[in-house]
RNA sequence: GGACCGGUGGCGGAAUAGGCAGACGCAGAGGACUUAAAAUCCUCUGUCCGCGAGGACGUGUGGGUUCGAGUCCCACCCGGUCCA
Numbered sequence: 001g002g003a004c005c006g007g008u009g010g011c012g013g014a015a016u017a018g019g020c021a022g023a024c025g026c027a028g029a030g031g032a033c034u035u036a037a038a039a040u041c042c043u044c045u046g047u048c049c050g051c052g053a054g055g056a057c058g059u060g061u062g063g064g065u066u067c068g069a070g071u072c073c074c075a076c077c078c079g080g081u082c083c084a
Base pairs, nucleotide, nucleotide: 001083002082003081004080005079006078007077010026011025012024019067028044029043030042031041032040046057047056048055049054060076061075062074063073064072
């Protein structure tokens, strides 16, 4: 230099055909149980705003297509594998 694969919360990792993003697990917070703790069980847990109901934003970056993009197209950045 070329080809291919990938980049999503604090972490791992889903979303098969473009249609409620983050299922599920780990970590964390609160509670139940216990004399107390561990284990177990229940609830919550992307970010920001809001007392709350709720609202806005968010899938590497910047554009494009579309009613609608994590998904499709273009360029770029980063990582991996292979070739030279």